The part of an RNA shown here (small-subunit ribosomal RNA, 3' major domain) has 474 nucleotides and comes from an uncultured bacterium.
The RNAcentral record of the full RNA draws on ENA.
It matches the Rfam family "Bacterial small subunit ribosomal RNA". Its family is annotated with ribosome and structural constituent of ribosome in the Gene Ontology.
Context: one part of a larger RNA
RNA sequence: UGACGGGGGCCCGCGCAAGCGGUGGAUUAUGUGGUUUAAUUCGAAGCAACGCGAAGAGCCUUACCAGGGCUUGACAUCCUGGUUUCGAAGUAGAGAUUCAUUUGGUGCCCUUUGGGGAAAGCAGAGACAGGUUGUGCAUAGUUGUCGUCAGCUCGUGUCGUGAGAUGUUGGGUUAAGUCCCGCAACGAAGCGCAACCCCUAUUGUUAGUUGCUACGCAAGAGCACUCUAGCGAGACUGCCGUUGACAAAACGGAGGAAGGCGGGGACGACGUCAACUCAUCAUGCCCCUUAUGUCCUGGGCUACACACGUAAUACAAUGGCGGUUAACAAAGGGAUGCAAAGCCGCGAGGCAGAGCGAACCCCAAAAAGCCGUCCCAGUUCGGAUCGCAGGCUGCAACCCGCAAGCGUGAAGUCGGCAUCGCUAGUAAUCGCGGAUCAGCAUGCCGCGGUGAAUACGUUCCCGGGCCUUGCACA
Numbered sequence: 001u002g003a004c005g006g007g008g009g010c011c012c013g014c015g016c017a018a019g020c021g022g023u024g025g026a027u028u029a030u031g032u033g034g035u036u037u038a039a040u041u042c043g044a045a046g047c048a049a050c051g052c053g054a055a056g057a058g059c060c061u062u063a064c065c066a067g068g069g070c071u072u073g074a075c076a077u078c079c080u081g082g083u084u085u086c087g088a089a090g091u092a093g094a095g096a097u098u099c100a101u102u103u104g105g106u107g108c109c110c111u112u113u114g115g116g117g118a119a120a121g122c123a124g125a126g127a128c129a130g131g132u133u134g135u136g137c138a139u140a141g142u143u144g145u146c147g148u149c150a151g152c153u154c155g156u157g158u159c160g161u162g163a164g165a166u167g168u169u170g171g172g173u174u175a176a177g178u179c180c181c182g183c184a185a186c187g188a189a190g191c192g193c194a195a196c197c198c199c200u201a202u203u204g205u206u207a208g209u210u211g212c213u214a215c216g217c218a219a220g221a222g223c224a225c226u227c228u229a230g231c232g233a234g235a236c237u238g239c240c241g242u243u244g245a246c247a248a249a250a251c252g253g254a255g256g257a258a259g260g261c262g263g264g265g266a267c268g269a270c271g272u273c274a275a276c277u278c279a280u281c282a283u284g285c286c287c288c289u290u291a292u293g294u295c296c297u298g299g300g301c302u303a304c305a306c307a308c309g310u311a312a313u314a315c316a317a318u319g320g321c322g323g324u325u326a327a328c329a330a331a332g333g334g335a336u337g338c339a340a341a342g343c344c345g346c347g348a349g350g351c352a353g354a355g356c357g358a359a360c361c362c363c364a365a366a367a368a369g370c371c372g373u374c375c376c377a378g379u380u381c382g383g384a385u386c387g388c389a390g391g392c393u394g395c396a397a398c399c400c401g402c403a404a405g406c407g408u409g410a411a412g413u414c415g416g417c418a419u420c421g422c423u424a425g426u427a428a429u430c431g432c433g434g435a436u437c438a439g440c441a442u443g444c445c446g447c448g449g450u451g452a453a454u455a456c457g458u459u460c461c462c463g464g465g466c467c468u469u470g471c472a473c474a
Base pairs, nucleotide, nucleotide: 001474002473004470005469007468008467009466010465011464012463013462015458016457019422020421021420022419023418026313027312028311029310030309031308032307033306034304035303042053043052064299065298066297067296068295069294070293073128077127078126079124080123081122083120084119086104087103088102089101090099092097108117109116110115130288131287134285135284139282141277143275144273146271151191152190153189154187155186156185157166158165159164170181171180172179197265198264199263200262202233203232204231205230206229207228208227211223212222213221215220236259239253240252241251242250243249315415319374320373321372322371323370324369332363333362334361337356338355342351343350344349381412386407387406388405391402392401428450429449430448431447432446433445434444
């Protein structure tokens, strides 16, 4: 000087408390451990691994296993030779591939018409290719975390033999090393904080098509309104009062759509964890080179006594079912695409194909709502599991896809010790969209609808900041 203390003081945070809803019990989904396996590819490991890499494992993916093949190679550059590219069919085979196969076709540029060149595939030689082999404790880059915590430093000066100190401590104040005052410090110093950026809440103006409509629909017309999207205005403790040290600021008030950081996002200082990643990529070194490379078929990553995490659905009446097809969103996506009307089917779906590269057309039905019924039961709750007969995607749904119909109807009556989230348009609850994607979503990322309760307080638990003290540590 730090770190640490079941030392002290001050102060924060859904940290506790006050509340609301969960997890832990059930079933299913998913990830992990373990076990099993020819293989169940690999990584991630307290918080900060475990619906994580994976925004989507039937083949492919795929890195794993078994078997069948290749060896200048699936891919790149260079050299030599001869050929012309290229396409189709057949044979054997699980396919990769094979065959004295058969067959259609014969191109581009230059030309002295001899030929040369480009490109492609074939054969050959070797330089080399290749490696999701190893090392994240050799690395770059990216990332997590403490933590959006308020800290971390520098120059000059001063003090100290020195390590260092001072500044950055103190009195107030703030979300903040934010600001004020004081002070051997000074500095409009640097990285952070804040602001500048984006969205949102109010309004003016400009612009009106595909949007909107005061005109009955339509057409036409118009741009008032809604809306769209550009430029502005607006909030600054600016004004008033009280407190305060005549300060910074705090509290109350006025006006205002909004008030003291208005709400949300992006933005993450010096550093910590030899934190994560050599399997995104790049890369040093090591290793493999008829194999640790590469092609193919099939299997596996989907196993199952069990254990854990994260979710979905429930255990019901604030509910289930039926009807009403009656009402109200936002944000998105659409050309190998989204697909309407109409018709068929109980339905998944099929036929059909209008319109739309989309403020135009489509996906698209928003759902919670309202009315009736059920009368507290393992039920008209709950839907696992299984059977049958059909549908869709796709070469192909046996291992191993999804949804639909009929039947079947399991556990489950609110969950021990323990434990998690959340302070407002939040929790809870309700549906909608998107990425990935042929198909596959209870996951993820977004969107809006309805819409609470509680916070006395800071003693205690956890984490953090500043000052101070002790010190067995560095």